This is a predicted structure of a 129-nucleotide RNA (c-di-AMP riboswitch aptamer (ydaO/yuaA leader)) from a Clostridiaceae bacterium.
Rfam family: c-di-AMP riboswitch aptamer (ydaO/yuaA leader). Rfam links the family to the GO terms regulation of gene expression and cyclic-di-AMP binding. Rfam describes the family as follows. This family represents a conserved RNA structure found upstream of the ydaO and yuaA genes in Bacillus subtilis and related genes in other bacteria.
The sequence was found by an Rfam model in a public genome assembly.
Its mean pLDDT, the model's own confidence on a scale to 100, is 82.

């Protein structure tokens, strides 16, 4: 300095949700999530709240349904921005919790397979000089 490569099921992707030890129970690490002072804020049936992107509005709008506005995930190295393609559930606490230091606890399950696009900037790996 210039090339090509960074592509697939012993892989990948949503998600905290994984990995080590362990004689059974369980325990560690790591990674999420609750509740908890002071200060400070907030107002309670019109009931509040919590985990998650899954809220608002409109259409006689009760369901379904369609739209728009906001969110949210993918397209195999990372970031931005472009185009495409999808999702916008569910569940839980029980009259109760706002922030929040020490401090307490809790979960680590399920589900599924990509259009093997584009354009810039980076980053690595390989050859070649």
């Nucleotide at each position: 300095c210039u090339a090509a490569c960074g592509u697939c099921a012993u892989c990948u992707c949503c998600a905290a949700a994984u990995u080590c030890c362990u004689u059974u129970a369980g325990g560690a690490a790591g990674c999420g999530g609750g509740g908890g002072a002071c200060c400070c804020g907030u107002u309670u049936u019109u009931g509040g709240g919590g985990u998650g992107a899954a809220g608002c509005c409109u259409g006689u709008g009760c369901a379904u349904c369609a739209g728009g506005c906001a969110g949210g995930g993918c397209a195999a190295c990372u970031u931005g921005g472009g185009u495409g393609c999808c999702c916008u559930a569910a569940c839980c606490c029980g009259u109760c919790a706002g922030c929040u230091a020490a401090c307490c606890u809790c979960g680590c399950a399920g589900g599924a397979g990509u259009u093997a696009u584009c354009c810039a900037a980076g980053c690595g790996u390989u050859g070649u000089g």